This is a predicted structure of a 72-nucleotide RNA (transfer RNA) from a Propionibacteriales bacterium. The sequence was found in a public genome assembly. Lineage of the source: Bacteria > Bacillati > Actinomycetota > Actinomycetes > Propionibacteriales. The prediction has a mean pLDDT of 82.
């Protein structure tokens, strides 16, 4: 400098045009003497930013920004 992948909830991750989802954790409530566990219930997202395509973008396409990995 040049190649690829990645970037969605607090974490770890699906989801790949049609108004986003699971675990864990976190909150309330039940059970408990009390924790845990288990059971019901709830909150939590500008889907990195920025533009462009579309009737619609998390998804396609260009930049940028950050991380990894190869290569020089």
């Nucleotide at each position: 400098g040049g190649g690829c992948g990645c970037a969605u909830a607090g974490c770890u991750c699906a989801g790949u045009g049609g108004u986003a989802g699971a675990g864990c954790a976190c909150c309330u409530c039940g059970c408990u003497u009390a924790c845990a566990a288990c059971g019901a219930g709830g909150g939590a997202g500008u889907c990195a930013c920025a533009g462009g395509u579309u009737c619609a973008a998390u998804c396609c396409c260009u930049g940028u920004u950050g991380c990894g990995c190869c290569c020089a």